[in-house]
RNA sequence: UGUAGAGUAGCUCAACUGGCAGAGCACCAGACCCGCAAUCUGGGGGUUGGCGGUUCGACUCCGCCCUGUACAA
Numbered sequence: 001u002g003u004a005g006a007g008u009a010g011c012u013c014a015a016c017u018g019g020c021a022g023a024g025c026a027c028c029a030g031a032c033c034c035g036c037a038a039u040c041u042g043g044g045g046g047u048u049g050g051c052g053g054u055u056c057g058a059c060u061c062c063g064c065c066c067u068g069u070a071c072a073a
Base pairs, nucleotide, nucleotide: 001072002071003070004069006067007066010025011024012023013022019056027043028042029041030040031039049065050064051063052062053061
């Protein structure tokens, strides 16, 4: 420098023939327990990497940029 693929909750990842943003773990509260852990119940937490475009409607499609990965040179 080029090609491919990735970026969504604190972490690991879903959600795509464009139509309500979710799960597990973690965190907080409660129940249980003498207490802790485990278990059970509930809860908070997201400007979907950024800026534009297309569309009635974009995590999803298109363009540019940024970050990091693999390969090639």

The prediction has a mean pLDDT of 81. The RNA shown here (transfer RNA) has 73 nucleotides and comes from an Oscillospiraceae bacterium. Its Rfam family is "tRNA". Rfam describes the family as follows. Transfer RNA (tRNA) molecules are approximately 80 nucleotides in length. Rfam links the family to the GO term triplet codon-amino acid adaptor activity. The organism belongs to Oscillospiraceae, within Bacteria.